[in-house]
Molecule: c-di-GMP-I riboswitch aptamer
Organism: uncultured bacterium
RNA sequence: CCCCCGAAACGGCAAACCCGCUGCGAGGCGGGGACGCAAAGUCAUGGGUCUCCGGAUGAGGAGAUCGCCAGACUACCGAA
Numbered sequence: 001c002c003c004c005c006g007a008a009a010c011g012g013c014a015a016a017c018c019c020g021c022u023g024c025g026a027g028g029c030g031g032g033g034a035c036g037c038a039a040a041g042u043c044a045u046g047g048g049u050c051u052c053c054g055g056a057u058g059a060g061g062a063g064a065u066c067g068c069c070a071g072a073c074u075a076c077c078g079a080a
Stems, first nucleotide, its partner, number of pairs: 005078002012037002017032006035067001041073003045070003048065006
């Protein structure tokens, strides 16, 4: 110095819910608020789930969700 790993420390993010805005909708954005998170940072690439169209409640198409799983990229600190 790098990888694995996750004690400690500095900090970080922000579930549900409430208010406002927005979308046909799933949902998203902002404020409040903390359930939790060592990647709860980013990517919709493969699955899963959800919404809309279709109508055989099929196939298929378009979207959402990264805090569902996996994968990829990047990253603070440094004990065992």